[in-house]
């Protein structure tokens, strides 16, 4: 200074407006069965606590942990 966000890899903060891809997991299609490919889905108090605001991952303050 920079990072923390789903099991893992990370978008998403700039500019406050319903939290999202891949892979990986469940079920189904296909198949002689298997891999592949194509359909569906579960799953996250967005490090921790405060404040600001109709309304915070996104703004402000402390702090914890990592990496230089």
């Nucleotide at each position: 200074u920079g990072g923390a966000u789903a099991g893992c890899u990370c978008a998403g903060c700039u500019a406050g407006g319903u939290a999202g891809a891949g892979c990986a997991g469940a079920g189904g299609a296909c198949u002689g069965a298997u891999a592949a490919u194509c359909c569906u889905u579960a799953g996250g108090u967005c490090g921790c606590g405060g404040g600001u605001u109709c309304g915070a991952c996104u703004c402000c303050c402390g702090u914890u942990c990592c990496a230089a």
Molecule: transfer RNA
Organism: Luteolibacter sp.